This is a predicted structure of a 328-nucleotide part of an RNA (large-subunit ribosomal RNA, domain IV) from a Bacteroidia bacterium. NCBI's taxonomy places the organism under Bacteria, Pseudomonadati, Bacteroidota, Bacteroidia.

Context: one part of a larger RNA
RNA sequence: UCAUGGUUAAGGAAUUAGGCAAAAUGGCCCUGUAACUUCGGGAUAAAGGGCGCCUGCCGAACAGGCAGGCCGCAGAGAAUAGGAGAAGGCGACUGUUUAACAAAAACACAUGGCUGUGCAAAAUUUAAAGAUGAAGUAUACAGCCUGACACCUGCCCGGUGCCGGAAGGUUAAGAGGAGAUGUCAUCGCAAGAGAAGCAUUGAAUUGAAGCCCCGGUAAACGGCGGCCGUAACUAUAACGGUCCUAAGGUAGCGAAAUUCCUUGUCGGGUAAGUUCCGACCUGCACGAAUGGUGUAACGAUCUUCUCACUGUCUCAACCAUGAGCUCG
Numbered sequence: 001u002c003a004u005g006g007u008u009a010a011g012g013a014a015u016u017a018g019g020c021a022a023a024a025u026g027g028c029c030c031u032g033u034a035a036c037u038u039c040g041g042g043a044u045a046a047a048g049g050g051c052g053c054c055u056g057c058c059g060a061a062c063a064g065g066c067a068g069g070c071c072g073c074a075g076a077g078a079a080u081a082g083g084a085g086a087a088g089g090c091g092a093c094u095g096u097u098u099a100a101c102a103a104a105a106a107c108a109c110a111u112g113g114c115u116g117u118g119c120a121a122a123a124u125u126u127a128a129a130g131a132u133g134a135a136g137u138a139u140a141c142a143g144c145c146u147g148a149c150a151c152c153u154g155c156c157c158g159g160u161g162c163c164g165g166a167a168g169g170u171u172a173a174g175a176g177g178a179g180a181u182g183u184c185a186u187c188g189c190a191a192g193a194g195a196a197g198c199a200u201u202g203a204a205u206u207g208a209a210g211c212c213c214c215g216g217u218a219a220a221c222g223g224c225g226g227c228c229g230u231a232a233c234u235a236u237a238a239c240g241g242u243c244c245u246a247a248g249g250u251a252g253c254g255a256a257a258u259u260c261c262u263u264g265u266c267g268g269g270u271a272a273g274u275u276c277c278g279a280c281c282u283g284c285a286c287g288a289a290u291g292g293u294g295u296a297a298c299g300a301u302c303u304u305c306u307c308a309c310u311g312u313c314u315c316a317a318c319c320a321u322g323a324g325c326u327c328g
Stems, first nucleotide, its partner, number of pairs: 001323008010314002014312001019309001027051005036041001038148001052070007071075001083307007090299002095107002112145006123132003149294004154224003159221002161217005168212003174206002179201005186193002225243005252286001253283001264280005
């Protein structure tokens, strides 16, 4: 010097990003126990008291109780052994996860919904056979979303997707008429004409799904407006006008895990508060199963405050043990 322990006057978080670390609490018995609540909880809430030994009595005995006395600074005498409370965010919960920097608000979950599937099921795997689904059968199985519970879940089908429709338009291979060309029997003095057949071509016509088209569908992917004026102070605008749209954001919430301006403004807490809590609404850029708003219980979760406690600090000091180095 470092490491690991121990003690510390007065103060007690002034330390620090942050009470990180440490301290404190701790067992059993008795009393007592708030808000809130899904009536189960919350709860060991909180808060308070007792605890050793001896003698006697009650008790069948044990347990337990009552009375009196004794000792120490200290009686759960060591060890073992919850710190507590008040609020807020997120996630209902127990659970799962990045083996070796992340345990969480992420994943899962019970619940809710949509879609597909009638069994040789859909879906998955495979070249096939076969297998899983399932020795199951729509109260089943598969896919997607949501995520207990309570109250709810608004408007838009124009775009994309999916489902249904089939009159018309477009449209492939295939089928394919007329026509054209080559060849040649035959005809012709010749030029040339030229049946049938066989070839080469030709394309009228016919021809499904799909697409166009017509409907439906948002707990499918998604979307959910401007400008101007107006009330007898002012301000504001229930009201009116106008443009655009498929429709113009409903309920609820709101400077929020979302608010740039911003340390918004007001209130609370502090002597002093960019955080925190309660409001306001001017929502840059909340919003309803990419769920909205609440919510008891729960959490090695995140944020704020209080009590207790302390070497975290004011400000350091000493002791023990161990290690390396320096000096010796």